[in-house]
RNA sequence: AGCGAGGACUAUUCUAUCGCCGGGCAGCGAUGCCGGGAGGAAAGUCCGGGCAGCACGAGCCACCAUGCUUCCUAACGGGAAGAGACUGCAACGGGAAACCCAGCAGUUAUAGCAAGCGCCGCAGAAAACAAACCGCCUAAGGCAAGGGUGACUUUGCACGGCAAGGGUGAAAACGCGAGGUAAGAGCUCACGACGGUGACUGGCAACAGCACUGAUGGCAAGCCUCAUGGGCUGAAAGACCAAAUAUACCGACUGUCAAGGGCAGGCUCGCCCAAUGUCGGGGGGUAGGUUGAUAGAGGCCGUCGGCGACGGCGGCAGUAGAUUAAUGAUAGAACAUGACAGAACCCGGCUUACAGGUCCUCGCCAUUU
Numbered sequence: 001a002g003c004g005a006g007g008a009c010u011a012u013u014c015u016a017u018c019g020c021c022g023g024g025c026a027g028c029g030a031u032g033c034c035g036g037g038a039g040g041a042a043a044g045u046c047c048g049g050g051c052a053g054c055a056c057g058a059g060c061c062a063c064c065a066u067g068c069u070u071c072c073u074a075a076c077g078g079g080a081a082g083a084g085a086c087u088g089c090a091a092c093g094g095g096a097a098a099c100c101c102a103g104c105a106g107u108u109a110u111a112g113c114a115a116g117c118g119c120c121g122c123a124g125a126a127a128a129c130a131a132a133c134c135g136c137c138u139a140a141g142g143c144a145a146g147g148g149u150g151a152c153u154u155u156g157c158a159c160g161g162c163a164a165g166g167g168u169g170a171a172a173a174c175g176c177g178a179g180g181u182a183a184g185a186g187c188u189c190a191c192g193a194c195g196g197u198g199a200c201u202g203g204c205a206a207c208a209g210c211a212c213u214g215a216u217g218g219c220a221a222g223c224c225u226c227a228u229g230g231g232c233u234g235a236a237a238g239a240c241c242a243a244a245u246a247u248a249c250c251g252a253c254u255g256u257c258a259a260g261g262g263c264a265g266g267c268u269c270g271c272c273c274a275a276u277g278u279c280g281g282g283g284g285g286u287a288g289g290u291u292g293a294u295a296g297a298g299g300c301c302g303u304c305g306g307c308g309a310c311g312g313c314g315g316c317a318g319u320a321g322a323u324u325a326a327u328g329a330u331a332g333a334a335c336a337u338g339a340c341a342g343a344a345c346c347c348g349g350c351u352u353a354c355a356g357g358u359c360c361u362c363g364c365c366a367u368u369u
Base pairs, nucleotide, nucleotide: 002364003363004362005361006360007359008358009357010356012334013333014332015331016330017329018328020037021036023034024033025032026031039340043351044350046349047348048347049346050345051234052233053232054231063230064229065228066227067226068082069081070080071079072078083110084108085107086106087105088104089103093100094099111225112224116223117222118219119218120217133166134165135162136161137160142157143156144155145154146153147152174192175191177189178188179187194214195213196212197211198210200209201208202207238291239290240289241288247283249281250280251279252278253277260273261272262271263270299316300315301314302313303312304311305310335338
C1' cells in the first nucleotide's frame, strides 16, 4: 500500500427570495420587526419506568415472563466486571515426538434429566428395565465319532457364554491402564471425567482446591420441577371551561276545555292539586376550546471516586410542539452528487435500516528496508 471484519463519531454545506407551524415585541387595527422549527435511528412497538384512570381484605391455584455471580440503575428480560463451559491460536514453557499447557481471542437463555413422564428421523444387532450382523470363547452340562482295560482324553456338532475389537450413527452404555477370565465385562482396583455433602482452604459471590461419598447416554428455546417477579388499561389516558337546539328540576304568570288524583263506603255537587302555554333561573351532556404537552431519572465541559457500567461536586448553554396535523419551493455556488429515513405524552434500553467521510482495533496477502 491492497483486500476483508468489527467498533466509535459524523451523515450535504452556504447565500438570496417566496411560503408554512409555534414564540416574543410594537401597534386600536391592518400590519411590521426579531428569533426558533425532526433523527441517530424520530422506525419496530420488543423490554423497563414515569405519568394517568379504573380495580383492589389476605392467601392459594391457574396464566405469563425470567433463570451462573457480584455490581450499576428510577427500573429492566438492559449494561459493566467476573465465574464456568465450548471453539480457535498457542510461548523466550513442558515433552523424544504426538501433543499438553501459562496465556490470548471469540461464543454462550449457563437452575434441575441422580423427581416423574415423553422424545431420540435415517442408518444400525441395539437409541435405553439393553442387544448381537461380523467377531471372540468352548470352562461347566449334552450328543456323536475316535483313543484308552479304566479313571479319563482328543475332535466335531448343537445348545450356549461375551461385549474387547470391527461396522452404523450427531450420539453406542463413562475414559484409560492393570488385575481377572474359556473369552470377556466397573466384575475388581488405581488414576481421570461427573453429581452430592463438608462448622476445611482461597474468594463478597459464582467458583476453584482438598476430603468423604455416590450414580452413570442425550434432550427442559419437550411436558414438567424449583426459585424469583408480574392487578388491568394507555395521551383516542385524564383534568378544566363550555355555545346553539332540546330538556330533568325550580320559580313567577296565564289558564281551568277534556282526562286524572285528593277531600267519609257509593252517587251528585263543590273545593283543592295538577301544564301541555309564556317568561326567568338552572344541572348534566354535545359542538368547540384550554390543559395534559415538552426543563427532562435531560445535554455539554471540567474535576473527583470507581477496573468498568456509573456516581458525587462545580460551571455553562438552552423556545420543535402540530391536531388535517408545519418543517417546503425556486435560483445560484461548492464537492464526495448526498444513504437509511421523518416528531405526535415523556424517558432508559434492545433490535432492525443506513451511500459517503474521519478515527481506532484485528485478520489475510504481498513488497521494501